[in-house]
This is a predicted structure of a 258-nucleotide part of an RNA (large-subunit ribosomal RNA, domain VI) from a metagenome. The prediction has a mean pLDDT of 86. RNAcentral holds the full RNA, with entries from SILVA.

Context: one part of a larger RNA
RNA sequence: CGCAGGAUAUUUGAGGAGAGUCGUCGUUAGUACGAGAGGACCGCGAUGACCGGACCGACGGUGUAUCUGUUGUCACGCCAGUGGCACGGCAGAGUAGCUACGUCCGGGAAGGAUAAGCUCUGAAAGCAUCUCAAGAGCGAAACCCACUCCAAGAUGAGAUAUCCCAACUAGUAAGGGCCCGGAGAGAUUAUCCGGUUGAUAGGCUUCAGGUGGACGCAUGGCAACAUGUGGAGCCGAGAGGUACUAAUAGUCCGAGGA
Numbered sequence: 001c002g003c004a005g006g007a008u009a010u011u012u013g014a015g016g017a018g019a020g021u022c023g024u025c026g027u028u029a030g031u032a033c034g035a036g037a038g039g040a041c042c043g044c045g046a047u048g049a050c051c052g053g054a055c056c057g058a059c060g061g062u063g064u065a066u067c068u069g070u071u072g073u074c075a076c077g078c079c080a081g082u083g084g085c086a087c088g089g090c091a092g093a094g095u096a097g098c099u100a101c102g103u104c105c106g107g108g109a110a111g112g113a114u115a116a117g118c119u120c121u122g123a124a125a126g127c128a129u130c131u132c133a134a135g136a137g138c139g140a141a142a143c144c145c146a147c148u149c150c151a152a153g154a155u156g157a158g159a160u161a162u163c164c165c166a167a168c169u170a171g172u173a174a175g176g177g178c179c180c181g182g183a184g185a186g187a188u189u190a191u192c193c194g195g196u197u198g199a200u201a202g203g204c205u206u207c208a209g210g211u212g213g214a215c216g217c218a219u220g221g222c223a224a225c226a227u228g229u230g231g232a233g234c235c236g237a238g239a240g241g242u243a244c245u246a247a248u249a250g251u252c253c254g255a256g257g258a
Base pairs, nucleotide, nucleotide: 001153005164006163007162008161009160010159011158015150016149017148018147021049022048023047024046025045026044027043033038050107051106052105053104054103055102060099061098062097066093067092068091069090070089071086072085073084074083075082076081111144112143117138118137119136120135165257175253176252177251178250179195180194181193182192183191200246201245202244203242204241205240206239207238209235210234211233216229217228218227219226220225
């Protein structure tokens, strides 16, 4: 821009894409078959490998500054307590998020039309013959469906529900955008949530969770240090609460139905 008014939701599916794999075990049954050795079809039920999708409750990984320990050195005048640098200095753990080595699910069944093949009926050709004769049937991981996803620019532009209305421009309606706080989203954009009639983010607070026993003081010890105060102190992303801070104020577009 189009889809002959303007919108908001929900959809149909022409068409397209994806998936499609392979074992083992138990049973049928030591049955059919076979002198024996051996050993099934068909059917039923489990369990795997691989591939794919989703997810983070559990199991693990990461988690560049969340906590702790510690070496060297420098600084804060000194002690104490801290901070900087040394690969994140090194080391031990680890929330959210992201993840696989983890978990769950799928690769199922049915149907249609067939290939090779196997047949029925059956003439030409009184027989026979599955038939590059008419006619009919069975028959595969391939094909069409079925399963998952996209999909009306499918210009053949579909459908349903609801909302908005009336006579030049213009201003408006339903509705939408700009703008702002953001995240279940994200390169930008888009999407989604929220914008004071508000818990959207930050802060604060309570909790979960992490680390692992803070500083100071006291006691014991010559001291290193230990113990008590005290599951202490500290804490990024998590959950709840709370308008303290910031989402203020506003502005624009948008029908009159060839």